[in-house]
RNA sequence: AACUGUAUUUGGUGGAGAGUUUGAUCCUGGCUCAGGAUCAACGCUGGCGGCGUGCCUAAUGCAUGUAAGUCGAACGGGGACUACUUCGGUAGUCUUACGUGGCGGACGGGUGAGGAACACGUGGGCAACCUGCCCAGUGGAGGGGGAUAGCCUUUGGAAACAGAGGGUAAUACCGCAUGAGCUCAUUACUCGAGUGGGGGGAAUGAGGAAAGCCUAAGGGCGUCACUGGAGGGGCCUGCGUCCGAUUAGGUAGACGGUGGGGUAACGGCCUACCGUGCCGGUGAUCGGUAGCUGGUUUGAGAGGAUGAUCAGCCACACGGGGACUGAGACACGGCCCCGACUCCUACGGGAGGCAGCAGCAAGGAAUUUUCCACAAUGGACGAAAGUCUGAUGGAGCAACGCCGCGUGUGGGAUGACGCUUUUCGGAGUGUAAACCACUGUUCAUGGGGACGAAGCACUGACGGUACCCAUGGAGGAAGGCCCGGCUAACUACGUGCCAGCAGCCGCGGUAAUACGUAGGGGUCGAGCGUUGUCCGGAGUUACUGGGCGUAAAGCGCAUGCAGGCGGCUCAUUACGCAUGGCGUGAAAGCCCCCGGCUCAACCGGGGAGGGUCGUCGUGAACGGGUGAGCUUGAGGGUAUCAGGGGCUGGUGGAAUUCCCGGUGUAGUGGUGAAAUGCGUAGAGAUCGGGAGGAACACCUGUGGCGAAGGCGGCCAGCUGGGAUACACCUGACGCUGAGAUGCGAAGGCGUGGGGAGCGAACGGGAUUAGAUACCCCGGUAGUCCACGCAGUAAACGAUGCACACUAGGCGUGGGAGGACUUGACCCCUUCCGUGCCGGAGCUAACGCGAUAAGUGUGCCGCCUGGGGAGUACGGUCGCAAGACUAAAACUCAAAGGAAUUGACGGGGGCCCGCACAAGCGGCGGAGCGUGUUCUUUAAUUCGUCGCAACGCGAAGAACCUUACCAGGGUUUGACAUAUCGCUGCAUUCAUCAGAGAUGGUGGAGCCUACGAGGGAGCGAUACAGGUGCUGCAUGGCUGUCGUCAGCUCGUGUCGUGAGAUGUUGGGUUAAGUCCCGCAACGAGCGCAACCCCUGUGGUCAGUUGAGAUUUUCUGGCCAGACUGCCGGAAGCAAACCGGAGGAAGGUGGGGAUGAUGUCAAGUCAGCAUGGCCCUUACAUCCUGGGCGAGAAACACGCUACAAUGGCCGGGACAGAGGGUAGCCAAGCGGUAACGCGGAGCCAAUCCCAGAAACCCGGUCUCAGUUCGGAUCGUGGGCUGCAACUCGCCCACGUGAAGGUGGAGUCGCUAGUAACCGCAGGUCAGCAGUACUGCGGUGAAUAUGUUCCCGGGCCUUGUACACACCGCCCGUCACGUCAUGAAAGCCGGUAACACCUGAAGUCGGUGGGCGAACCUUAGGGGCGCAGCUGCCGAGGGUGGGACUGGUGAUUGGGACGAAGUCGUAACAAGGUAGCCGUAGCGGAAGCUGCGGCUGGAUCACCUCCUUU
Repeated sequence: AACUGUAUUUGGUGGAGAGUUUGAUCCUGGCUCAGGAUCAACGCUGGCGGCGUGCCUAAUGCAUGUAAGUCGAACGGGGACUACUUCGGUAGUCUUACGUGGCGGACGGGUGAGGAACACGUGGGCAACCUGCCCAGUGGAGGGGGAUAGCCUUUGGAAACAGAGGGUAAUACCGCAUGAGCUCAUUACUCGAGUGGGGGGAAUGAGGAAAGCCUAAGGGCGUCACUGGAGGGGCCUGCGUCCGAUUAGGUAGACGGUGGGGUAACGGCCUACCGUGCCGGUGAUCGGUAGCUGGUUUGAGAGGAUGAUCAGCCACACGGGGACUGAGACACGGCCCCGACUCCUACGGGAGGCAGCAGCAAGGAAUUUUCCACAAUGGACGAAAGUCUGAUGGAGCAACGCCGCGUGUGGGAUGACGCUUUUCGGAGUGUAAACCACUGUUCAUGGGGACGAAGCACUGACGGUACCCAUGGAGGAAGGCCCGGCUAACUACGUGCCAGCAGCCGCGGUAAUACGUAGGGGUCGAGCGUUGUCCGGAGUUACUGGGCGUAAAGCGCAUGCAGGCGGCUCAUUACGCAUGGCGUGAAAGCCCCCGGCUCAACCGGGGAGGGUCGUCGUGAACGGGUGAGCUUGAGGGUAUCAGGGGCUGGUGGAAUUCCCGGUGUAGUGGUGAAAUGCGUAGAGAUCGGGAGGAACACCUGUGGCGAAGGCGGCCAGCUGGGAUACACCUGACGCUGAGAUGCGAAGGCGUGGGGAGCGAACGGGAUUAGAUACCCCGGUAGUCCACGCAGUAAACGAUGCACACUAGGCGUGGGAGGACUUGACCCCUUCCGUGCCGGAGCUAACGCGAUAAGUGUGCCGCCUGGGGAGUACGGUCGCAAGACUAAAACUCAAAGGAAUUGACGGGGGCCCGCACAAGCGGCGGAGCGUGUUCUUUAAUUCGUCGCAACGCGAAGAACCUUACCAGGGUUUGACAUAUCGCUGCAUUCAUCAGAGAUGGUGGAGCCUACGAGGGAGCGAUACAGGUGCUGCAUGGCUGUCGUCAGCUCGUGUCGUGAGAUGUUGGGUUAAGUCCCGCAACGAGCGCAACCCCUGUGGUCAGUUGAGAUUUUCUGGCCAGACUGCCGGAAGCAAACCGGAGGAAGGUGGGGAUGAUGUCAAGUCAGCAUGGCCCUUACAUCCUGGGCGAGAAACACGCUACAAUGGCCGGGACAGAGGGUAGCCAAGCGGUAACGCGGAGCCAAUCCCAGAAACCCGGUCUCAGUUCGGAUCGUGGGCUGCAACUCGCCCACGUGAAGGUGGAGUCGCUAGUAACCGCAGGUCAGCAGUACUGCGGUGAAUAUGUUCCCGGGCCUUGUACACACCGCCCGUCACGUCAUGAAAGCCGGUAACACCUGAAGUCGGUGGGCGAACCUUAGGGGCGCAGCUGCCGAGGGUGGGACUGGUGAUUGGGACGAAGUCGUAACAAGGUAGCCGUAGCGGAAGCUGCGGCUGGAUCACCUCCUUU
């Protein structure tokens, strides 16, 4: 120092979410994104270097070259040379790999097809094994023999190659000898272990070896046997190692034994016989998939995914089989056989195997040079030199990856040009550029120039490379993606649901930050994006770390084998557990430290870390084992108790129906209303008698019993379970429970009975557009019994079972105890059951709350987005119906739960309104007027469309208006502004042409302080102009709900939150008006009031008026009305009702005034205005026409249909307005319209201006009229440039429809309706009957809120939120897609049976062949070939199994734009819905039976809580 403990300090490590379901919220839940990684590929782009990496697909096929040879110091031969030579040859040197021989081709290199296995990983074992070369050691090598290749001769063959004859060597081959401490056998001994073939020593017997070469003569190398080592291998084994149970049973050498064989060695490894085992729910067998690992990647970790490069192991070498040789192979570059393929061929036969390195073809989205070198490292051979080495070292290609560097640096404007934008001022690009001054990484050129080389020297492919120096000059070097949110970054133009984008949500239908382009910006950067794949986020499989009342999820219920878990005490063991040592967990990699390349990547050294491993110790609390006990869990015993618990048999009354009989007569029955039905052949009604089946009223109760389903008259028998009390017995005997087994409503099925009522199906009647329904009349299965089957329900508390713990209160059923009492009740305590409320806690919320959904333990079942689908296929069960088990393709971005605010309801409560009712008068029928639709037209300009368009814009279309149509003209313009230039120039008169606009001609004709001035015209340039489009780009204005009483805010409080509270409640009001109460307290916009008119009085002033004191009138000012007073009333209050007074009484009447908002309501044609569009026209001028058409329909009106009237005559009374381009008096003319006339009036003065209904008198007498006035004719009047299209008025004539109006519908509650006239605006005149006002006459009715319509408040349900004009289901039709079935058809895989059967090992073998050894020379032994047997690849045949493709047709499914039919569901969804089952029906669906509430509403009962 490390280590340990404590304290303090420091440092390191270390887990992020977002978008999307809704109007909004919380939750559940899926989808998607941001990160990292990659053997990658694609798109755009591309300067340099270093280090790595580079066929993931076809284990597809391969041209060419090359990847394994070497040794002459084993041998023969050949070649060259030298020497000698008797010239025959001999010897030597060098060389050669032709042959013999040795070693190596079993390494190195490649690939991942197969294989789910002792293949791999890890830890052990072999007393059951082998091992060439290498190391250490011991001992040895004596003496012989016979061949053979090469070679020579020759034969066959196209070739490959083969045969015959002759001769020859060896470290080739073969005997013999020797031979141990080697091997074997036998015999005993000893040590050891876990069984054996273990170790040691001893005896006897048997067996078995060798080779030489070189030499400098020292020796070296080689060789034989043995022992040991090292390294390598073989075998066995514990544990670990993917998915599928829609694979549940598998297995005959299969499991074991004995004998034999075989192997280096154990073993059914093989064989004969014997036994019948063995494996399997802790998943056998079968099927699918896959090389395994160190590691890699991701992750906070646990985990997940993965197994390129590097390293270890395995497997394979064209597919399959086989052996040979050898230390080692059943052998990648060896052999044999079968098969497929390719090539050669003389057709007879042959040759071949790149998953070595390059390379080619193919496949594919995709993966490199037919390079250099053995210099280094390593390998084979060799004594060595050396040879060989596509191992390896290097270079090349590729941004494929990681790392590093650069593409300049500094200065430089209130800021150039260009571009973009603009509100036209500017802003941005932007110190960016230009320009000035520098630098030299890189680059270019020139010069120098390595390390890697070891061991004295020699030896470098890389390579003239790295590196260094000098010179030159900013010179050669920036792009990609993105900019709606997530997610950093915004504008313009183009486009117009098109073109396109898109990871999710989603953008695009004329103002797109979302498409395309541009400018700008953001972000990475020699890269940037996209796509694929993996992990993460995803706590979204949850071990760490989830859930199951309603979101997905508790088996319908129980019994119970296996399994899991298990009360108290003591002892023991040491299996789990904890801890320490040792061994191992290869290297590389990750992490830490140090070091080397300038840094880094990369590389070197050291350390740390890593196991569910092995082994030796230690500990003994806990779990387990063993032993011994205990009583509280559990069970038993005794006593008592309640009960629709179950099964069987019997029995009772009421009711329905039927039958018989009596009485009795015309209906009955049924419904919303009816009809079918029954009935004069006597029903129904009523009385009596009888038959038969089913169910058990009242009691009856959130009461009882049962595990659940379920169980109800009474009696009897048999039988299960439970509660309490006692604490007597046993002594943990318990809990749960996969499989398994049993029970299991209704419906259904089978057989046989039974059948009263009810009642699927079915028949009929209604309803209806239809009505396969709801309603009615009938009615079969069934419902009932017996015996079988079936096995499902909303089988629900949507809540598994068991145990323990954790506040209370109030009921109720059963029991026990206490106290008290004569005895009881009431009361107190306690156990079990069954309910309600509620605290803590839990929950997303709703809610649960000792009967938990709280807190815990144990065990089981189940869930993992919606749809497809509880479906298909397969399997099991069933007589069938069907049940159980249970997917995928495809498709969507949601589907859901709870709660909130609204809206809605053929939900509820309360309230209001001419909403209904009660009344009066209309409309709808007629004619006419006006508006609209439609049609027509050259044009009939346009807008407005339920209420809330339609006598509306239009408070006035002959021209004009005018926007439309036809024709004729103009183009800086009919109109505005500015600048420049020019000009006797506007204007006016006359005249001509013309339809006019316009043009021609002639005449008259400006001001001035004389300036280039003002005004005007012409020309030019900017610009004007548009009733062209968009009211869905807008402002403003308006309509409507609605003059309805509502709409909100601040603070506080409650709720996770949306939100709630306030604003709800009890009263009251016209009113959210006011009062009271209240976790609310206040406030704002609305209501009311303030304003105007009107009604009364007072007062002041006053023109007009002949006058008028009072009065009237006009205009001011003031008073008056406030529920102020009284009563109901002794109301708490607000307020209500009645009354007094008063002109007026409870807002006196009327008006103006219209909250937050809704309807993308209306208006671009009132005006304004963004954008778009037109510019000799979509502008503008003119003439004429049209807006005025007309089969038809609608809307709003007028006039009528008459006697409450028409007509004639006479008479009376208003208000409010208008008037000088005007109103127009008197008077006169005319039948009249009107004309002449001109007084007065700028108006309380004059005029319009005689109001009418009304009153009086007369006439008409019920009729198409003395009603009604349309239509038409004639003649006039007025306005106007002009009344033809197309004005109004007058007179005369004509005299239509129409006799009070169907369904339906409108207005009005008092000075109102109704009736009557008057005035005004617009306007030359007028369609006016319209509109806006004014007055005159002047009613009826309201019991009331059931109903229709609209509205307000509270509450409830909701699957609606574009908000019921909502949502939404199913069939059918069409298109697309995936999928099931299907007569079949075509394949694939693995087994099985039989046949055939190559090579080859092993076995047999008469005859054949053969050098070595033996021989008595005959032969033997041994071997070889041949033949043959078993096995045997492959092939054939066969029936099945599994699996894939395809298939006429067919089934359902999903999706698709506005298709068809209905309306099933959501509200009480208009018949509450849903579940199971059965029948039926175009379809949703309907009906029966049983069940559920996840049903609204009303009433009642009971209980609880609050006051």

The RNA shown here (small-subunit ribosomal RNA) has 1507 nucleotides and comes from a Thermomicrobiales bacterium. The prediction has a mean pLDDT of 82. The source organism's lineage runs through Bacteria, Pseudomonadati, Thermomicrobiota, Thermomicrobia and Thermomicrobiales.